The RNA shown here (c-di-GMP-I riboswitch aptamer) has 88 nucleotides and comes from Paenibacillus sp. Root444D2. The prediction has a mean pLDDT of 79. The source organism's lineage runs through Bacteria, Bacillati, Bacilli, Caryophanales and Paenibacillus. The sequence was found by an Rfam model in a public genome assembly.

RNA sequence: UUGGAUGUAAGGUAAAUCCGCUCGAAAGUCGGAGACGCAAAGCCAGGGGUCUGCAUCCCACAAGGGAAAUGAUAACCGGGCGCCCGAG
Numbered sequence: 001u002u003g004g005a006u007g008u009a010a011g012g013u014a015a016a017u018c019c020g021c022u023c024g025a026a027a028g029u030c031g032g033a034g035a036c037g038c039a040a041a042g043c044c045a046g047g048g049g050u051c052u053g054c055a056u057c058c059c060a061c062a063a064g065g066g067a068a069a070u071g072a073u074a075a076c077c078g079g080g081c082g083c084c085c086g087a088g
Stems, first nucleotide, its partner, number of pairs: 012038002017033004023028001042081003047077002049073003056067004
C1' cells in the first nucleotide's frame, strides 16, 4: 500500500395502512399515528419514463370518449451536488 475475515458507534429517514374543516379539478401534497424498508429511500424537476388532465378544442341528442396546459412523482431510471462508521 492492496485484498480478505470477524467485529462496531452515533444517529437519520420512513412503505403499506388509518385519521385529518392541509391544500388541490385531479395526480398528489401537508400534519399525526404506523414501520415494510433504505448507505444513501439526503437535496435538485435541466434528460428519459410514469401518473393526472383544469381551461380549451374535437366527436356525441346525451351519457360519455379523445386530444390537451399547468401540475405531480427524487422510495421509477439516470445525472449533478452531497454523505456516518469501518480493528487506529